This is a predicted structure of a 72-nucleotide RNA (transfer RNA) from Candidatus Saccharibacteria bacterium UBA949.

RNA sequence: GCCGCGUUAGCUCAGUGGUAGAGCAGCUGUUUUGUAAACAGCAGGUCCUCGGUUCGAGACCGAGACGCGGCU
Numbered sequence: 001g002c003c004g005c006g007u008u009a010g011c012u013c014a015g016u017g018g019u020a021g022a023g024c025a026g027c028u029g030u031u032u033u034g035u036a037a038a039c040a041g042c043a044g045g046u047c048c049u050c051g052g053u054u055c056g057a058g059a060c061c062g063a064g065a066c067g068c069g070g071c072u
Stems, first nucleotide, its partner, number of pairs: 001071007010024004018055001026042005048064005
């Protein structure tokens, strides 16, 4: 230098162009003498950035940033 993949909640990851989700973690409650476990509920998001397409973009297109891998 070229090519590919990835970037979404604190972490690990889903997400057919039409209201952003799960598990774990956190908080509250029930239960217990107490803790843990279990159960019920709650909270938590600038979907890496900018631009474009579209009635509508986390998803499509372009550029960039960062990470991983390959080639030279």

Taxonomically the source falls in Candidatus Saccharimonadota (Bacteria, Bacteria candidate phyla). It matches the Rfam family "tRNA". By type it is a transfer RNA. Its mean pLDDT, the model's own confidence on a scale to 100, is 83.